[in-house]
A computed fold for a 148-nucleotide RNA from a Nitrospirota bacterium, annotated as c-di-AMP riboswitch aptamer (ydaO/yuaA leader). The organism belongs to Nitrospirota, within Bacteria. The coordinates come from a structure-prediction model, not an experiment, and the mean pLDDT is 78. Of the family's consensus pairs, 92% are formed in the model. The sequence was found by an Rfam model in a public genome assembly.
């Protein structure tokens, strides 16, 4: 090395964010390229809609409500309402091979475009990041070049 086999054994997880090849750095590894895979975006006819500061639009599971309410503001000034943040809740999400029932747990953010964009074939074109650990029962069914 190649082949079977498949045990009581072995597999990380959110996210589109991976795999190879090739240069070049003195190596890990990193950059640059190029391929293929994954994702988003923009664009016709035909549908479909109206629009034009209360702007408007993407990405994303991250909407929409309630309760107190600061500095402050507005008002029709006995008094309401708006509000930055706390807090509860809730559409939807996500938990270790997959589905299904149970059951428990977290998340319910941010962000970017700039006045502009429906859907959309050809066709343009961006992105491939970052942050974490998992081991609850049952049932059925996969894998093995994931460890051995």
């Nucleotide at each position: 090395a190649u082949c079977a086999a498949a045990u009581a054994g072995c597999a990380g997880c959110c996210g589109a964010a991976g795999u190879c090849c090739a240069u070049u750095c003195a190596a890990a590894g990193a950059a640059u390229g190029g391929a293929c895979g994954c994702g988003g975006g923009g664009g016709a006819c035909c549908c479909a809609g109206a629009a034009u500061a209360u702007g408007g639009g993407g990405c994303g599971u991250a909407u929409u409500c309630c309760u107190u309410a600061c500095a402050g503001g507005u008002c029709u000034u006995a008094g309401a309402c708006c509000g930055a943040a706390a807090g509860g809740a809730u559409a939807g999400g996500g938990a270790a091979c997959u589905u299904c029932c149970a059951g428990u747990c977290c998340c319910g953010a941010g962000c970017c475009c700039g006045u502009c964009a429906g859907c959309u074939a050809a066709c343009c074109u961006c992105g491939c990041a970052g942050g974490c650990a998992u081991u609850u029962g049952g049932a059925a069914g996969g894998g093995c070049a994931a460890a051995g």
Record summary:
Its Rfam family is "c-di-AMP riboswitch aptamer (ydaO/yuaA leader)". Gene Ontology terms of the family: cyclic-di-AMP binding and regulation of gene expression.